[in-house]
Parts: sequence; structure tokens; C1' cells
RNA sequence: GGUUUAAACAUGCUGAAUCCAAACGAGCAGAACGUUUGGUACGGGGGAGCUUUAUAUGGGGUGAAUGUUUAUUUUACAUAAACUAGGAAUGCCUCGUUCCGAAUCCGACAACUAACCUCGGAAGCAACUAGGAGGAUGACA
Repeated sequence: GGUUUAAACAUGCUGAAUCCAAACGAGCAGAACGUUUGGUACGGGGGAGCUUUAUAUGGGGUGAAUGUUUAUUUUACAUAAACUAGGAAUGCCUCGUUCCGAAUCCGACAACUAACCUCGGAAGCAACUAGGAGGAUGACA
């Protein structure tokens, strides 16, 4: 110096999901780590009047994640395939390429909604590359 593997940190991505303090773990001090408690950037739900309008085959929420066709069959809200509303990879836009198009919660019940009430503040991933080619702005020098 290179290659491979693993971990940590840094960087970056989806997402609301970041950051701070204290106590304890732990004889002393410091750092880091873990757990608990309290906050927090940032998010969700309920909830008048006015307006709107339902329940029926139940209905509704979070989320980009809806719907169509074909085949199979146990005819179902199933399985598989192809597509698709919609969404992601730059602070914004155009072209283009590569992907996603899930999951789950409430439990007969919720339109909007000021005051007010209440909840979340996770999890998972990336390594020579489309991390491509351009445009308009802004900031800095």
C1' cells in the first nucleotide's frame, strides 16, 4: 500500500421517530455503555358552532402502499403472475435509470372542527455506485 471478514464511530437512506437532563448499574474520579424517570425537535388521534351528510353489503384510523386482469382452488378479505393509483433515491425543477406499491390497529364507533382532551417520539438498511445528464435559484468565497 492492497484484498477479505467482523465490530464500532463517522457519513448517507426510508420514517414523525431527533436531542437533553437526572438517578441507578459501580469502591473513588472521568469518559463511554445499559436501564429507569422526566422533558424535547418533530408527528398522530379524539373533540362545538357553521357547513356537510350517514348507517344498509358494517364502518373507521396510521401508512405511498390503491385498484384491474388472468390462472389455481378450499370460491375467501386466499395463493401466484402481470400491470396500476400513488411513493422513494438531490433544498426545487426537467430528462433518465433503479426500486417500493407492505403491514397493522380500533371494535359497532369517530365528517370538518375553536376551546379542550389524549397518544407516538420506533424499527430497519447502504459501500465504486444512475453517487447519471442538465436547468433555475439561494448561500459562501

c-di-AMP riboswitch aptamer (ydaO/yuaA leader) from Paenibacillus sp., 141 nucleotides, folded computationally. The RNAcentral record of the sequence draws on Ribocentre. Its mean pLDDT, the model's own confidence on a scale to 100, is 78.